[in-house]
Context: one part of a larger RNA
Formats: sequence, C1' cells, structure tokens
RNA sequence: UGACGGGGGCCCGCACAAGCGGUGGAGUAUGUGGCUUAAUUCGAUGCAACGCGAAGAACCUUACCUGGUCUUGACAUGCAUUGUUCAUCCGGUGGAAGCCGGUGUCCGCAAGGAGAAUUGCACAGGUGCUGCAUGGCUGUCGUCAGCUCGUGUCGUGAGAUGUUGGGUUAAGUCCCGCAACGAGCGCAACCCUUAUGUCUAGUUACACGCGCAGGGCUCUCUAGUCAGACUGCCCUGUUCAACGGGGAGGAAGGUGGGGAUGACGUCAAGUCAGGAUGGCCCUUAUGACCAGGGCUGCACACGUACUACAAUGCCCACUACAGAGGGACGCCAAGUCGCGAGACGGAGCCAAUCCCGAAAAGUGGGCCCAGUUCGGAUUGGAGGCUGCAACUCGCCUCCAUGAAGUCGGAAUCGCUAGUAAUGGCGCAUCAGCUACGGCGCCGUGAAUACGUUCCCGGGCCUUGUACA
Repeated sequence: UGACGGGGGCCCGCACAAGCGGUGGAGUAUGUGGCUUAAUUCGAUGCAACGCGAAGAACCUUACCUGGUCUUGACAUGCAUUGUUCAUCCGGUGGAAGCCGGUGUCCGCAAGGAGAAUUGCACAGGUGCUGCAUGGCUGUCGUCAGCUCGUGUCGUGAGAUGUUGGGUUAAGUCCCGCAACGAGCGCAACCCUUAUGUCUAGUUACACGCGCAGGGCUCUCUAGUCAGACUGCCCUGUUCAACGGGGAGGAAGGUGGGGAUGACGUCAAGUCAGGAUGGCCCUUAUGACCAGGGCUGCACACGUACUACAAUGCCCACUACAGAGGGACGCCAAGUCGCGAGACGGAGCCAAUCCCGAAAAGUGGGCCCAGUUCGGAUUGGAGGCUGCAACUCGCCUCCAUGAAGUCGGAAUCGCUAGUAAUGGCGCAUCAGCUACGGCGCCGUGAAUACGUUCCCGGGCCUUGUACA
C1' cells in the first nucleotide's frame, strides 16, 4: 500500500421487511448428471453451466458408431508428364458411393492452341491436442462510482498528498474548506424511442360520396423540421453555497418513462467446435465419399418451463375492441366440399393499396362442489400435411379411452407501475417440426414499502493483523 475480520462509523441495492404471484408435490416438455450402448459426437459446471453454443438433429445437418469404398484426394495453387486417355451419354455390378466396359469436346487448312483429365511431385486436408502459448469476441463484479496522471509539496524509502474533511447528490454530482494546483478515463449530457404542440408534405391513409369514377380544407394517421423542461418562477430551510421541502403554470417537473452506451481492472473465468492463429500430432489416414444407425437410448437424480388441481371456474351460443410484424419457390381472399386437420378453387398483392389476423372482456344459457360437464396424461382406431422417405424418430385432426393431480415438506425465486399477474398476436430459424423455447407486440390491470435491527452484495472513512 492492499487484502481480510462472527471490528467500528456512514450510505446504497426487490438485499431484508411490507405485499402479489410462483418453484419445491402431480403429469408432460426441455436441458443436465448418471447409467446403458457399436455409438449414445463435442463443449458449457457455484453465483456468472443446466429451454446454454443449437434462431429448428427423420436423410442432410453430423463432428459419433457399424459396414462398403477412395488415395494429389470433396477443395486451392504451381511444375512436369501423357497426347484424347476425359466431361457427357449408354450398359453391367452395387444398398449407395464406387468399380468395370463402350461412346467420345471446342477452335484451326495444318502446325498447333483452349478446356478437362491421366500419371508423378510439391502439397492439400484434419470439428485431432493445447483457451495454462495466443489475437479477437464474450460473461462477471456492475451502469457499481470509481480508476489514474502531470507539476508541486511531504517522506531515507516503499509511498503519501491531490481523491481526505463539513454538507449535498443517482453519481469523485456539486458547494465550502484544505499543500496543493490542474488534467485524463469513467458519471452526466450529446444519440434512438415514447408522452404535448407548431409548421411543411402527403397516397395507398383520412373524410365526402358510393355501383364505379371523381375532387379535397380540416380531422385521424404517416414522416420530416422546429418548439418545449432549464430548479426557469414563487414560498421556505440552509454557511443565504451546493442543495433539500412545498407550490404555480404546464402534455410532461426536478435524470419525465424506456433503450443504446459497461472506466482501470478481477476471475491463468469462457471460447483452438464460429472464423483467425503459434507449437505438437495424423498423412492408403486422426483426411475424403456413401448406406444404415446414433445424437431421441432409461432403474434413477437435479435445473428451467408448460398444463392443471377448478365456481373470480368450466362448457355452449351470440357479439366488440389492438399493436408490432411478415409475404414471390411467397401471403393467400370470395366461393365450394369435409365434423375437423385440410382439400378444391383461383381474385388481389413485390404491398399504408391485396393477404395473414386476436383472446381475455361483454351478453344470454347450462353445470352445483363431485376426482365432477375439473383435469388432460396414456393407449386403441380412423384420417390430414410436409417431404425421395415419417419404423427407429415429425406435426396436426376426429372418434374412443380417460391416468396422476383436491394447492404442494425442508427450502427457494421474481416483481416497486402501465410494473407484477393475466389474455392473446407476430417474427427469426424453417420443406415440415419436437416452440410449452427465444425475441418482440398490444389488451385487461393490482397490492405494498413502517423502516434499515437482521440475511446477501456493494461504496467511502477508520481500526487490528504473525497474511501478500
């Protein structure tokens, strides 16, 4: 100087408390451990691994296993060689890959040239090892308020001072004081979005009218420019400083809400399997191709979710209101068929034009507390769709079947407002899908916070230390 303390002081954070809803019990989905296996490819492992890499494992993917094959190679460049040997097409064999046989390119009169190939050599190739050789990227402490430097001063020196102190703040934010005076990286602001208004511009939007056409000021909206919020004004507390408390006006008030933005560093944290890369290793194989299998195995254990256990509910009928997105190998209307998944059909749309489109809520009726008109697992049967192909191993529909489950031990998680809870919708990946996941969007819409003693994490000062 740090680090640590079941030392002290001060202060924060959904850290506790106050509340609301969960997890832990059930069934299922999914990830992991374990076990099994020819293989169940590999990585991630307290917080910060475990719906993680994977924003799509039937084949492919695929890295794993079994079997069948290839050896200048599936891919790149160069040199030499042969001189039509080949690509293509046909046939045989085969599960395919491959192998065997036949045919045999273009320009040019020719010589020759071009492409491809053969053979040989340099080399290719490796998701093989090392993240403790690395770059890059990322997680985490933590959006915590800190981390440093120049000059000066103090100290023999390590170093200190500044950065401590008194106030204040979300903040090393600002004020005052001070052997310090300044500065940098962080904080804040500048950026995006949302809430109000002005102006400008509008068709496909809006409005008029409605069979089309047509014209257009406002309004809604769209998308661009400005305005607006700054403790600016008033009262008050204070060192009459910073700032705090209250109020007015205002769409909005003291950082208005949300996002992007992550200092010096820590964890030899994670990643050689995203790509890059040093070294090491393989080279008729640790490379390459193919078929089938596996990654989906199941006594069990854990994490994360979904669906429930019902009456603030379930079922039936009727009826209303979104936003954000996506669409050409696409989105698919009307109409028709089917109980339905879906099929037929073909209008419109490269889309403010056409298409994909709400549910909870509301109104009326039924159920009457029951393992039920709750719950839907499981299984049988019949179908639909995608796709060469749904056996291993896809999703969906209908009929039948109706399991566990009556609110969950110890323990444990999230959330402070348009939040939690709850309802649906969209998108990426994608032929299809294991999505109940992820990322977004809107609808309905709470309760509680006395307080900081305690638990956890963090910041500043101080103290002890046989630790570095």
Molecule: small-subunit ribosomal RNA, 3' major domain
Organism: uncultured bacterium